[in-house]
Overview: c-di-GMP-I riboswitch aptamer from a Gammaproteobacteria bacterium, 81 nucleotides, folded computationally. Its mean pLDDT, the model's own confidence on a scale to 100, is 85. The sequence was found by an Rfam model in a public genome assembly.

RNA sequence: GAUCGUUAAGGGCACACCCACCGCGAGGUGGGGUCGCAAAGCCAAGGGUCUCCCGCCAGGGUAGACAGCCGGGUUGCCGGG
Numbered sequence: 001g002a003u004c005g006u007u008a009a010g011g012g013c014a015c016a017c018c019c020a021c022c023g024c025g026a027g028g029u030g031g032g033g034u035c036g037c038a039a040a041g042c043c044a045a046g047g048g049u050c051u052c053c054c055g056c057c058a059g060g061g062u063a064g065a066c067a068g069c070c071g072g073g074u075u076g077c078c079g080g081g
Stems, first nucleotide, its partner, number of pairs: 003080003012037002017032006035068001041074003046070002048066004052061003
């Protein structure tokens, strides 16, 4: 250092659901919660799904959401190596 996550320790994050607030909405933020996660840290200018708007349809948009859908980029703890 490529790479791996079988063991341990110290920790970390937090699905569904509930409450409050924000948003037309997808959804977000905070609190509770704990299904899971070795990147479930960050990145939305690859694909995908979803929302909003326009359109009779086909389709479209300098508009949005999701990184816990997949891929990619980047940084990183512990241990093996």

Of the family's consensus pairs, 95% are formed in the model. The source organism's lineage runs through Bacteria, Pseudomonadati, Pseudomonadota and Gammaproteobacteria.